[in-house]
RNA sequence: GGGCCUGUAGCUUAGUCUGGUUAUAGUGCCGGUCUUAUAUACCGGUGGUCGGGGGUUCGAAUCCCUCCAGGCCCA
Numbered sequence: 001g002g003g004c005c006u007g008u009a010g011c012u013u014a015g016u017c018u019g020g021u022u023a024u025a026g027u028g029c030c031g032g033u034c035u036u037a038u039a040u041a042c043c044g045g046u047g048g049u050c051g052g053g054g055g056u057u058c059g060a061a062u063c064c065c066u067c068c069a070g071g072c073c074c075a
Base pairs, nucleotide, nucleotide: 001074002073003072004071005070006069007068010027011026012025020058028046029045030044031043032042033041051067052066053065054064055063
C1' cells in the first nucleotide's frame, strides 16, 4: 500500500441479512423480603443519544460515503 471482519448499557450479548410503534437479555450496581449476620433464592429499581460525522428516506442500530479504534490475510 491492497483486501476482509468487528465496534450496541460498567462487562458479555440479541436485533443488521428483509429499515417500521417505546432497542433485547444475562451479569453488575442500589433497595426490599428472608437470616443472629453474610451468601443463596425471590421481588422492585437503575441502566444506551447503537464508535464519530455526513447522506438517502415519511422513518436508520440496520442502507450509502467518509473518518477513528481493534483484529486477520496478502504484498
Transfer RNA from a Candidatus Woesearchaeota archaeon, 75 nucleotides, folded computationally. Its mean pLDDT, the model's own confidence on a scale to 100, is 83. It matches the Rfam family "tRNA". Its family is annotated with triplet codon-amino acid adaptor activity in the Gene Ontology. It is annotated as a transfer RNA.